[in-house]
Context: one part of a larger RNA
């Protein structure tokens, strides 16, 4: 290379949408490009190898004679239609659309509320308070803490609350309203293969972090200070700045994890839980069996190196993608794209075990 494989050993892309390109439901009919299968006709060098007879090296191996056979192949042409492809006109089990319902922290932008930190005013009131192991740095007789009432301000939604919900992932929780997306359950009215994947490319994408300009309550890198140590550039503890918010623009990565890529179909069962549907029992709460759609958990067959997966598979296949190829060097150089920068992307070898 072929090949083996990709929870954990190296390897599944962060996530979607989609081009190109692979691949693809059921049945008729056509044609005959690809297979295939049947017949002719040319090649298919010589030797070599089979074969039969001969012959020559003393034998043999070895050579030499033959319009023999083989050369599985390659052109052409004949015919067949079973699979592929195409070419028509068809079908509805995939796919979509419509109709009728219900459930969700899906997304967006405005508004609103309460409980809680902090501040600022005014009262009451006085020597303390605050922090730890213990303590001190800090706050307080200019009246603090504690406590009332009163305003400001910003960020966050207790309880409900859930191996619950909802999104493709990142992610999504107070209430209200407007606008918007998917999924799902039921009719079976309509289209009628429109399907799956997807190399590039598109979008989107935590948290840090950059740019502008805003905001700044609580934390809270750095930075001080007090401890603590043999030291203590920490881990406790007083303060604190960025940042944390918003609003537009950039970065483009995280153990972006289920460490499992999408999509079909099949393969014991038990037992929760979320949305529907249908039968049955019930006056009603509500049970009971059944179906689909999610999300858990325990298990049989099978797999697995084992841990373990086990209808949500890591099982039984089938389609495309994307990736791995000992360890180190090195996710570095160099180069080339992006990017304001930080650095991200692609990604090597010398040498070494």
């Nucleotide at each position: 290379c072929u090949g083996g494989g990709u929870g954990u050993a190296a390897a599944g892309g962060g996530u979607g949408c989609g081009u190109a390109g692979g691949u693809g439901g059921c049945a008729u009919g056509g044609u005959a490009a690809g297979u295939u299968c049947a017949g002719a006709a040319g090649u298919g060098a010589a030797a070599a190898c089979c074969c039969g007879g001969g012959g020559g090296c003393u034998c043999a191996a070895c050579c030499c004679c033959g319009u023999g056979g083989a050369u599985u192949g390659c052109u052409u042409u004949u015919g067949a239609a079973a699979c592929u492809a195409u070419c028509a006109g068809g079908c509805u089990a995939g796919a979509g659309u419509g109709c009728a319902g219900g459930a969700g922290a899906g997304g967006u932008a405005a508004g609103u509320g309460g409980a809680a930190u902090u501040c600022c005013u005014a009262g009451u009131g006085u020597a303390g308070c605050g922090g730890u192991g213990a303590a001190a740095u800090g706050c307080g007789u200019a009246g603090a803490u504690a406590u009332u009432a009163g305003g400001a301000g910003g960020a966050a939604c207790a309880c409900c609350a859930g191996u619950g919900g909802c999104g493709a992932a990142g992610g999504c929780g107070g209430c209200u309203u407007a606008c918007u997306g998917g999924a799902c359950u039921g009719c079976a009215a309509c289209u009628g293969a429109c399907a799956c994947u997807g190399a590039g490319g598109c979008a989107c994408g935590a948290a840090a972090g950059c740019g502008u300009g805003g905001g700044g309550a609580g934390c809270a890198a750095a930075c001080a200070g007090g401890a603590u140590u043999a030291g203590a550039u920490a881990c406790c503890c007083u303060g604190g700045u960025a940042g944390u918010c918003c609003a537009c623009g950039c970065c483009g990565u995280a153990a972006a994890c289920g460490a499992u890529g999408a999509a079909u179909a099949c393969u014991a069962g038990g037992u929760g839980u979320c949305g529907g549907g249908u039968u049955c029992c019930a006056u009603a709460a509500g049970g009971a069996a059944u179906u689909c759609g999610g999300u858990g958990c325990c298990g049989c067959a099978g797999c697995u190196a084992a841990c373990g997966c086990a209808a949500u598979a890591a099982g039984u296949a089938u389609u495309c993608c994307a990736c791995c190829u000992g360890g180190g060097g090195a996710g570095u150089a160099c180069g080339u794209u992006c990017g304001c920068a930080a650095g991200a992307a692609u990604g090597a070898a010398a040498c070494u075990c």
This is a predicted structure of a 353-nucleotide part of an RNA (small-subunit ribosomal RNA, central domain) from an uncultured bacterium. It matches the Rfam family "Bacterial small subunit ribosomal RNA". Its mean pLDDT, the model's own confidence on a scale to 100, is 86.